[in-house]
C1' cells in the first nucleotide's frame, strides 16, 4: 500500500433500528469492627473515535477519516 477486527464512563464490559445506553470495578453516605480488610445497605456523576449519509427515529445500517491490534505484501 492492501485486508480483517476493534475504539461505548476513570477502568473493563453488554447493548434485535424504537421508553430515559446495562453490568461490574472504582467513588460518597452509612451498618458491621476496638480498628482496617472483606461483607452488606443507600446515593451521586459519568459514555456511544470524528464528520457525512440513510430513516419517522441510528450505539445498531451505509461512506469517507482518525486511533489501536494482527495478518499479508
Nucleotide at each position: 500500500g492492501g485486508g480483517a477486527c476493534g475504539g461505548u464512563a476513570g477502568c473493563g464490559c453488554a447493548g434485535c433500528g424504537g421508553u430515559g445506553g446495562u453490568c461490574g470495578c472504582g467513588c460518597u453516605g452509612g451498618a458491621c469492627u476496638c480498628a482496617u480488610a472483606a461483607u452488606c445497605c443507600a446515593g451521586a456523576a459519568g459514555a456511544c473515535g470524528u464528520c457525512g449519509g440513510u430513516u419517522c427515529g441510528a450505539c445498531u445500517c451505509c461512506g469517507a477519516c482518525c486511533c489501536g491490534u494482527c495478518c499479508c505484501a